[in-house]
Background
Lysine riboswitch aptamer from a mouse gut metagenome, 201 nucleotides, folded computationally.
RNA sequence: GUAGAGGCGCAUGUGUCAAGAGUAACGGCUGGGAAAGAUAAGGCUUAGUGACGAGCGGUGAAAGGGGCGCGUGCCGAAGAGGGAUAUCUCCUUAUGGGUAUCCUGUCUGGAUGUAUAGUUAAGAGCUAUAUGUCUGUCACCGAGAGAAGAUGAGUUGGCGAUAUAUGUAAAUGUAUGGUCAAGUAUCAGGUGGAGUGCUAC
Numbered sequence: 001g002u003a004g005a006g007g008c009g010c011a012u013g014u015g016u017c018a019a020g021a022g023u024a025a026c027g028g029c030u031g032g033g034a035a036a037g038a039u040a041a042g043g044c045u046u047a048g049u050g051a052c053g054a055g056c057g058g059u060g061a062a063a064g065g066g067g068c069g070c071g072u073g074c075c076g077a078a079g080a081g082g083g084a085u086a087u088c089u090c091c092u093u094a095u096g097g098g099u100a101u102c103c104u105g106u107c108u109g110g111a112u113g114u115a116u117a118g119u120u121a122a123g124a125g126c127u128a129u130a131u132g133u134c135u136g137u138c139a140c141c142g143a144g145a146g147a148a149g150a151u152g153a154g155u156u157g158g159c160g161a162u163a164u165a166u167g168u169a170a171a172u173g174u175a176u177g178g179u180c181a182a183g184u185a186u187c188a189g190g191u192g193g194a195g196u197g198c199u200a201c
Stems, first nucleotide, its partner, number of pairs: 001201004007075001009074009025059002028056003035046003038095006078108003081104009109135011137193005149187004155182005161176006
């Protein structure tokens, strides 16, 4: 540099379903009586021709998020933190909140349960932290010790066996098995690390 692997794997598009919700909004009636537009200042708009808000009716959504199906791109997939730019929230400034793009090897291997906090309509989902479980990957241990699992096609050494060649025989050579020991490699199992990782070329 190229190609791959992890699995309820990640992200995304689209169709559909539920929920959102009888909510927001609009409008009617009643009470009420001065402010309202996220917060502050200034402005602007609406407002005693009755604002905000409350009660009772009428009409009545949508977005984000979720389940399922079908696709697409992939395995730092992706998410978070930080920074920059643009934009939305009536205008400006500041704060807060949201969205998009780019940068950043700062953190997280992945999935998932529980608790807390945030977000949200929400006991869904997402995010963060802590703590468990499962799983993938690499490293080490893996019969040492009084005792407690397993494997071998390969290596070394000892002891047999069978066949065959030479030899009168002892014996030697070759081939194929068996058994014991050593060392080595590993499965189960155990411990630990992190994706800047792991595997192959």
Notes:
The sequence is in RNAcentral, with records from MGnify. The prediction has a mean pLDDT of 77. Rfam family: Lysine riboswitch aptamer. Rfam links the family to the GO term lysine biosynthetic process.